A computed fold for a 1519-nucleotide RNA from Persicobacter diffluens, annotated as small-subunit ribosomal RNA.

RNA sequence: AUGGAGAGUUUGAUCCUGGCUCAGGAUGAACGCUAGCGGCAGGCCUAAUACAUGCAAGUCGAGGGGUAACAGGGAAGCUUGCUUCCGCUGACGACCGGCGCACGGGUGCGUAACGCGUAUACAAUCUGCCCUUAACUGGAGGAUAGCCACUGGAAACAGUGAUUAAUACUCCAUAACACUGCACGAUCGCAUGAGAGAGCAGUUAAAGAAUUUCGGUUAAGGAUGAGUAUGCGUGACAUUAGCUAGUUGGUGAGGUAACGGCUCACCAAGGCAACGAUGUCUAGGGGUUCUGAGAGGAUGAUCCCCCACACUGGUACUGAGACACGGACCAGACUCCUACGGGAGGCAGCAGUAGGGAAUAUUGGGCAAUGGAGGCAACUCUGACCCAGCCAUGCCGCGUGCAGGAUGAAGGCGUUCUGCGUUGUAAACUGCUUUUAUAUGGGAAGAAAAAGGUCUUGCGAGACAAACUGACGGUACCAUAUGAAUAAGCACCGGCUAACUCCGUGCCAGCAGCCGCGGUAAUACGGAGGGUGCAAGCGUUAUCCGGAUUUAUUGGGUUUAAAGGGUGCGCAGGCGGCCUAUUAAGUCAGUGGUGAAAUCUUACAGCUUAACUGUGAAAGUGCCAUUGAUACUGGUAGGCUUGAGUGCGGUGAAGGUAGGCGGAAUUCCUCAUGUAGCGGUGAAAUGCAUAGAUAUGAGGAAGAACACCGAUAGCGAAGGCAGCUUACUGUACCGUUACUGACGCUCAUGCACGAAAGCGUGGGGAGCGAACAGGAUUAGAUACCCUGGUAGUCCACGCCGUAAACGAUGAUUACUCGGUGUUGGCGAUAGAUUGUCAGCGCCCAAGCGAAAGCGUUAAGUAAUCCACCUGGGGAGUACGCCGGCAACGGUGAAACUCAAAGGAAUUGACGGGGGUCCGCACAAGCGGUGGAGCAUGUGGUUUAAUUCGAUGAUACGCGAGGAACCUUACCUGGGCUCGAAUGUGAGCGACGGUUCCAGAAAUGGAACUUUCUUCGGACGCGAAACAAGGUGCUGCAUGGCUGUCGUCAGCUCGUGCCGUGAGGUGUUGGGUUAAGUCCCGCAACGAGCGCAACCCCUACUGUUAGUUACCAUCAGAUAAUGCUGGGGACUCUAACAGAACUGCCUACGCAAGUAGUGAGGAAGGCGGGGACGACGUCAAGUCAUCAUGGCCCUUACGCCCAGGGCUACACACGUGCUACAAUGGCCAGUACAGAGGGUCGCUACCUGGCAACAGGAUGCCAAUCUCAAAAAGCUGGUCUCAGUUCGGAUCGGAGUCUGCAACUCGACUCCGUGAAGUUGGAAUCGCUAGUAAUCGCGCAUCAGCAAUGGCGCGGUGAAUACGUUCCCGGACCUUGUACACACCGCCCGUCAAGCCAUGGAAGUCAGGGGGACCUGAAGCAGGUGACCGUAAUAGGAGCUUGUUAGGGUUAAACUGGUAACUAGGGCUAAGUCGUAACAAGGUAGCCGUACCGGAAGGUGCGGCUGGAACACCUCCUUU
Repeated sequence: AUGGAGAGUUUGAUCCUGGCUCAGGAUGAACGCUAGCGGCAGGCCUAAUACAUGCAAGUCGAGGGGUAACAGGGAAGCUUGCUUCCGCUGACGACCGGCGCACGGGUGCGUAACGCGUAUACAAUCUGCCCUUAACUGGAGGAUAGCCACUGGAAACAGUGAUUAAUACUCCAUAACACUGCACGAUCGCAUGAGAGAGCAGUUAAAGAAUUUCGGUUAAGGAUGAGUAUGCGUGACAUUAGCUAGUUGGUGAGGUAACGGCUCACCAAGGCAACGAUGUCUAGGGGUUCUGAGAGGAUGAUCCCCCACACUGGUACUGAGACACGGACCAGACUCCUACGGGAGGCAGCAGUAGGGAAUAUUGGGCAAUGGAGGCAACUCUGACCCAGCCAUGCCGCGUGCAGGAUGAAGGCGUUCUGCGUUGUAAACUGCUUUUAUAUGGGAAGAAAAAGGUCUUGCGAGACAAACUGACGGUACCAUAUGAAUAAGCACCGGCUAACUCCGUGCCAGCAGCCGCGGUAAUACGGAGGGUGCAAGCGUUAUCCGGAUUUAUUGGGUUUAAAGGGUGCGCAGGCGGCCUAUUAAGUCAGUGGUGAAAUCUUACAGCUUAACUGUGAAAGUGCCAUUGAUACUGGUAGGCUUGAGUGCGGUGAAGGUAGGCGGAAUUCCUCAUGUAGCGGUGAAAUGCAUAGAUAUGAGGAAGAACACCGAUAGCGAAGGCAGCUUACUGUACCGUUACUGACGCUCAUGCACGAAAGCGUGGGGAGCGAACAGGAUUAGAUACCCUGGUAGUCCACGCCGUAAACGAUGAUUACUCGGUGUUGGCGAUAGAUUGUCAGCGCCCAAGCGAAAGCGUUAAGUAAUCCACCUGGGGAGUACGCCGGCAACGGUGAAACUCAAAGGAAUUGACGGGGGUCCGCACAAGCGGUGGAGCAUGUGGUUUAAUUCGAUGAUACGCGAGGAACCUUACCUGGGCUCGAAUGUGAGCGACGGUUCCAGAAAUGGAACUUUCUUCGGACGCGAAACAAGGUGCUGCAUGGCUGUCGUCAGCUCGUGCCGUGAGGUGUUGGGUUAAGUCCCGCAACGAGCGCAACCCCUACUGUUAGUUACCAUCAGAUAAUGCUGGGGACUCUAACAGAACUGCCUACGCAAGUAGUGAGGAAGGCGGGGACGACGUCAAGUCAUCAUGGCCCUUACGCCCAGGGCUACACACGUGCUACAAUGGCCAGUACAGAGGGUCGCUACCUGGCAACAGGAUGCCAAUCUCAAAAAGCUGGUCUCAGUUCGGAUCGGAGUCUGCAACUCGACUCCGUGAAGUUGGAAUCGCUAGUAAUCGCGCAUCAGCAAUGGCGCGGUGAAUACGUUCCCGGACCUUGUACACACCGCCCGUCAAGCCAUGGAAGUCAGGGGGACCUGAAGCAGGUGACCGUAAUAGGAGCUUGUUAGGGUUAAACUGGUAACUAGGGCUAAGUCGUAACAAGGUAGCCGUACCGGAAGGUGCGGCUGGAACACCUCCUUU
């Protein structure tokens, strides 16, 4: 010392700035759903709107005349229970009189004010009732209400006459400590001044009633209450800056309780205001209340104090007190009554009504208590008050049970579903309790007095005993009985924020405080189950504070986020050096007064507890007074020199103004030389030129600007300043220490200066050059480019006053490590060098900063003063005002709208940015495609259907490795419905086959026929039941598989380090490589997935093994052949092993490595090829291979069958084949492969056929037999350049084969026919070596085949690469970015459409205030007063003057509403035109200004970097 919490939302991510939103508390609340009880409190916030009805202020007979009503008494009359009479008594209507009615109660209209709060003052005042003190209370008089009689009037009420009383009224006496006047005056006070005391003169009083008293009068004092004045405090707006004539003051008078321009006469000209007058708008103030850690912010219900008001406005009267809520008068509005002549009224008292409104109660009881008025008192009155009623409006308390209880019941919900989980010990059930409830019974406190009685007392008064009095209320409370009995809801459950699943819905319906949910798997909508939080309440809405340090005193900022004025001078203001003395205003301390009570805090106490209440304390941070302290600040006085200034001596500079002079260049003019072009551009054209241009030479003229020097150099406050020179002038620095002695700093308002553009007047005009014109470019081109060209640019004078007027950084002062360059000055030293002062730059320590960065020239540490900021847009706009000739400048909002807008940095991506590198990327070559015919795929079209999918690269001879039926998913038609298939399966012995019928078939019907067995069963059918089926949808719910970037060299991690962080480092750098391959360096050290290698094929060799392969040697046989014996040599086969590693040499290099026609080697620098595809990208492809979630269909979207279709055909595209021929075609002969296939097969061979093929026949399940002929090639012949002996389409005819079946719609063969096409536009593809090109062979699928496709195999076998400028793609580094869905990005403006608020506007309507004029009630004041009246000089009616509320007229100003039309603005998934900005955004952008243009915008002039890239220079760092 008791006190302070944050979160969501801008981004791909980060840090910051900054707004929006939420969690808390509160309420006189309202609304929705719900509701058991009690206590305590509260209850028209709106219409100060209008009010029916009742009540809210009376009392006193002990002031009075009296007697209307009531009661008693008495008397009379009689009808014997009534009438009349008597003020006699209790009492008392109306009346006279006294006191009260100015309190209490209500409301918040007005009021921004001495109204309120606080503190003072009254020497400038009053005060009824009450208290204290002193004195007095004698006499006289005339009226008047009432009553009575009468009159008018509807009424309200009024009038006349007669008569009467008082504590009503009048007069006289007495009288001072009163008042007035005169002249003294101790003493006191801050001042005006007050004043004890004593003297003289004058003036003024009274009331009785009743009897132990209460009154009356005078005076003094007190108390209480009131009045007045002053200091300080107490809203918003300056887009309200000037206001004021009784205004400010004086003198005098009047008036008041009292001061005072309060009022009047005269005089003076003042008074207020930037420390905010005046005006406009809003508002009762305070104690308090809510919130907050506090400082503050908001508030002014209930309770208390003050003020104001009482239908609206005005006015006075009475009174101690009022300009009076329940009094008066007048005017006005409204309502009511009326006999129409006139009258009445005022709930902002308590209830209540209507109305308004989201909304706020009973026309209750009682004076028992407390308090008030009157009264001697009893008592009366009291909607003040005390109580009750209504309302969950709030606060507080209680209850709706407690314990046990698992088959974890049923039901619900969920589920992975024979089960499990959850609701849930929850229920049932057992035991217990009884607050509450119900019933019965008992039953308070609040009450003690007064009066009356007794006693004491001189008087006030006091003491004692007994009794009476309760609205609330038979209430609180207590006891007994009964029995879990009577009692739970509301909101929420995506994050913030505690709480999760299912179903429905399908960007719909809806939710939402912010972010945001919902487009078929929604924890966010609606329902349900479950859960969470509060609980007789719970939520929502509204408002306030908090969080918000988001107005920042505590406690913020201004380089780039919003924010430093363009610059200086400078008044007011703020702040200010050293020493001494003094003062004591600020400051500090003590004391006194005050700071009402209630509230708040706290201790204790009272209601069973609490809320609530009581008693005490503390607090009340304030104001005033007083005493003291004197460090600091201030005041005063004196001094000082270091701040500041001056002098003296030097120095520097594009500082300024005016004048003179100079050369180069440009243009023009003249002359000359000279000839055909010049000029201009990316390329051109317009333009100029044979009337002689351009070019060259000479001469002349004009205007403007000053090359080199020249420099991140200099000067100036900023803007700005550049040839040379003269005059005038400003400033800075250095040195000196002579002078002054704080003279200083800053600066709102103000004044001055202020680039460019622009304006005015007059000049000038060479070049340049907005506008404009022409030429280009372009889709267009109001632009960029070109040719011209006017204002302007220049000068003088005068305006304008703005710029990215920038260091985006206000001025001044002090302090805080260093290094280095440079300008000017001074000094030291022999010199190299070095010190110091003032500037101008760069790099850095500490520190600061969100970071970038700043860093003695601070953005560090401090101080003073000024300016400015508070989310983005609307908007620097509108309106108003000020300035300006104008253009325009200054000042400067709101409605509305959004949840962001923004700064710095990070990672990516991108750039018509840069650097380095790679790739058949270009280039160099070879061959194609694009033209033709055909094949095939696709689009489109067509169709009953032409099934579906694939669509840039990465679809299109793709899924399909083979659609006549089948396939088949499509169409038409015919059929089936537990189904076409599979499993379990009682049972059966069939199923099936043949024939016939109907039918297109499926299918249906009929006849005949019909098991095996080891006896276990096999096989087949098969009722019921359970599981069907779907090429239907979603590849954007998925798995798996695949394409592509890309076989590109990348992608990451651990630890460490750096950074607030996202992230970085490593991975960058220097080399090198095909490679993130390796080496070196390095705050990194290592590692992983990739690269490479390991695997396969191929190239060489060796070893082993030889059958079907091979055959050198030996032997045998044949017409001939490895044919046979045999061989293991060779080829080959197929297993293993070796071999290549820059290992060796030379050169270069630190190394890695590179180079070499090097050596060796079959192979040389990865030997060639394959398989192998990192993290990831494209919501890439596939639900139609398969699998699978969800949804959908179920006599159909399933299944069977026939036929058709997938093969269509004005057209377009892709991929291919064949060609166009002579490097060729045809004919004949002839040579050499590899890799595969084969029993439903391949088939030798023979025969037939021209052939496809057919009929026979043999071998082979294959290193054995066979397909099988390889072809290009080679040899010979022919053709001779033509639509041909090229080319083969198309068509006709005849056949073959497969198959149930070749019509739609197969292939092949033969004969005939013989189309286009003569090398292909723009454009485009592949390929770098055994490659391209070219030649043939095989296989899969398959009955057959539309295969020219695909996948393999071998044969023959090139050309070219200078090189990396360019195109495409990629990698790394770097740079810019307003992109991150990432450039197919983002984004600007006009126009068009809808909605919204706003500005202007001819007018029009309304409002409040002021001015002028006219009129003017009541009242008050003055005058008069012939009438009334008096004892009077009383008084009054009347008349009149002044003042004034109100009314009317009028001109203008202000404020607000509305308005044809009009202007811009904002918002709104998919409108139009362009593409201005972001990359060098394709013309760098932006600022000011001027002109122009559909629009963004363009251009001129000046400025800025908040521009990229390149080159150069300078400086710095390192070596």

Background: The RNAcentral record of the sequence draws on ENA and SILVA.